Context: one part of a larger RNA
RNA sequence: GGAUGAACACCAGCGGCAUGCUUAACACAUGCAAUUCGGACAAGAAGUGGAGUUUUCCAAUGGCGGACGGGUGAGUAACGCCUAAGAACCUACCCUUGGGAGAGGAACAACAGCUGAAAACGGCUGCUAAUACCCUGCAGGCUGAGGAGCAAAAGGAAGAAUCCACCCAAAGAAGGGCUUGCGUCUAAUUAGCUAGUUGGUGAGGCAAUAGCUUACUAAGGCAAUGAUCAAUAGUUGGUCCAAGAGGAUGAUAAGCUACACUGGGACUGAGACACAGCCCAGACUCCUAUGGGAGGCAGCAGUGGGGAAUUUUCCACAAUGGGCUAAAGCCUAACGGAGCAAUACCGCGUGGAGGUAGAAGGCCUACAGAUCGUGAACUUCUUUUCCCGGAAAAGAAGCAAUGACUGUAUAUAGGGAAUAAACAUCAGCUAACUCUGUCCCAGCAACUACGAUAAUACAGAAGAUGCAAGAGUUAUCU
Numbered sequence: 001g002g003a004u005g006a007a008c009a010c011c012a013g014c015g016g017c018a019u020g021c022u023u024a025a026c027a028c029a030u031g032c033a034a035u036u037c038g039g040a041c042a043a044g045a046a047g048u049g050g051a052g053u054u055u056u057c058c059a060a061u062g063g064c065g066g067a068c069g070g071g072u073g074a075g076u077a078a079c080g081c082c083u084a085a086g087a088a089c090c091u092a093c094c095c096u097u098g099g100g101a102g103a104g105g106a107a108c109a110a111c112a113g114c115u116g117a118a119a120a121c122g123g124c125u126g127c128u129a130a131u132a133c134c135c136u137g138c139a140g141g142c143u144g145a146g147g148a149g150c151a152a153a154a155g156g157a158a159g160a161a162u163c164c165a166c167c168c169a170a171a172g173a174a175g176g177g178c179u180u181g182c183g184u185c186u187a188a189u190u191a192g193c194u195a196g197u198u199g200g201u202g203a204g205g206c207a208a209u210a211g212c213u214u215a216c217u218a219a220g221g222c223a224a225u226g227a228u229c230a231a232u233a234g235u236u237g238g239u240c241c242a243a244g245a246g247g248a249u250g251a252u253a254a255g256c257u258a259c260a261c262u263g264g265g266a267c268u269g270a271g272a273c274a275c276a277g278c279c280c281a282g283a284c285u286c287c288u289a290u291g292g293g294a295g296g297c298a299g300c301a302g303u304g305g306g307g308a309a310u311u312u313u314c315c316a317c318a319a320u321g322g323g324c325u326a327a328a329g330c331c332u333a334a335c336g337g338a339g340c341a342a343u344a345c346c347g348c349g350u351g352g353a354g355g356u357a358g359a360a361g362g363c364c365u366a367c368a369g370a371u372c373g374u375g376a377a378c379u380u381c382u383u384u385u386c387c388c389g390g391a392a393a394a395g396a397a398g399c400a401a402u403g404a405c406u407g408u409a410u411a412u413a414g415g416g417a418a419u420a421a422a423c424a425u426c427a428g429c430u431a432a433c434u435c436u437g438u439c440c441c442a443g444c445a446a447c448u449a450c451g452a453u454a455a456u457a458c459a460g461a462a463g464a465u466g467c468a469a470g471a472g473u474u475a476u477c478u
Base pairs, nucleotide, nucleotide: 001478002477003476004475006474007473008472010470013348014347015346016345018343019341020340021306026304027303028302030301031300032299036063037062040061044057045056046055047054071259072258073257080184081183083181084180085179086178089176090175091174094172096170097169098168099167100166102136104134105133111126112125113124114123115122116121141150142149143148155164156163157162186230192222193221194220197219198218199217200216201215202214203213204212234256235255236254238249239248240247241246261282262281263280264279265278284295285294286293287292312338314337315336320334321332322331323330324329351381352380353379354378361372362371364369386415387414389412391410395405423466424465425464426463427448428447434461435460436459437458443450
C1' cells in the first nucleotide's frame, strides 16, 4: 500500500446494490415455519324456491408427503472431503414397453353404552365402511442340479367415448449405498501399537461386498516413507495479498458432509436410525390433587445472557420453486418483498456565472502592509436533491382474470439557493507554519524523539495540507 461479516470516538444529505451473533452447539416467554386429498371410505353437522343419485363443512379410518426445503459447524485428521477409477447393489414419484386385475371372507377405529384419572391419557362391552386387512384360483416372474418351492392386484369419476388410480415384468432418467489408487495441519519433550486384532474355512447377516457377526483354525497385521498417542480443524470450488513463486483464509452465494438439549436404541417407510416422529437413561425448565405428567428456536421473528459487536415478535403467496389433489384449490417464516444499520462497494449532491470599496472582522506585522479572500455581501442563472400537486408502469407466464412490493420506479406542472461538511494531520519519515500560553510541569508519542522561559513536536488561536459523507484509531492477513 491492499484487504475485512469488523469494532470504537467524532460527524452525517440522497439513491442503487450486497451484507448483517465471527462470542455461549448458552438458556429460551409468545406467535408462526407441513400439510393435503370428500373423485378411497363415510359417522356427524349446517344450508335450501327445489327434498334430490343435492350443496358445503368435516371427526375417525385410509393414501401421499412430513428423509425435501430451512438452520448450524459441536464432533470428525476420516474414503469426511478432493480427484481418478471400480463391481457385488437399491430406487417411491416420473418416462417408455409388454402383460394383467377372477371368486370370496373376517375385523378394527370413529360412534353408542358403562367406567378409571387432578391431568396427560385410558379400560370394558357392542355396531360398521373402504383404494385398510386376509384367504383362495389363474401365472408371467424368482429360487433350485433336480424333485420341487415362493408368489399379485382396487377401485373412483362420467350420459357415453374416455380419464385417473391398481398389480407384475423389463428398460430409461435421475438419485443413493459400497470398494480402491493419489492428495489432505502440528508435535518424537508421543516409539512401539493391535486379540475380531491380520488371514482362512463353515454358518449367519445385508439391497449389496466385507471380521459386518459368530464357531473353529493359523499367527498374523501396522510402524522412522512416522504406526500409536496427543493438540488443532468440517471440507472443496473459491476469497484476500503477491509480478510470480507462495502465504493466509474457508462469512455471504454453490457442491459434499456431520449434527438437531446430552447419550443410546430401534419402529415405520422406496428412502431415516428421522430438527418441529417414537422408546429408554441423564441434566435442566414447567404443571400437579404428590399418584404422575409436559417440553426441546443450531427453522423465521423475538427475549435474557455472554460480548468491542451484528436487524422487524413486518407484508404476501402476485412471481419462482416445493407438498397434496382429477381439478378448482389449500399449505409454504422456502422464496419474493418491505423495515433497521454509512457495515462494504458504486453513483449523485451540498450550487453555477459575475463580483474589489480588495468592506467590516479575525490573525500576523518590519506598522509600510501581508493574509483569510472572489471567499462573503451584492447582481444574475439553474433546481440534481428538497417541498407540494396531478399522471403512472414493466415484472402476468398469448381468451379473460390474477401484483405483496405500490400509487413504488419513472416522466411531469409549481415553489424557492432554498434542506445538506465533517474528520484527521501540519519536527523528520510525510503533503501542510506562524503567534500566544506553559516551562522536564501539564502533556505528546508507531519510530527517532519533544517539553529545562524565545517549543513549527504539549494546549489554544489563525492559516495550511490530506481526504470527503465520511474520516481517524484499534484488531487481523498479506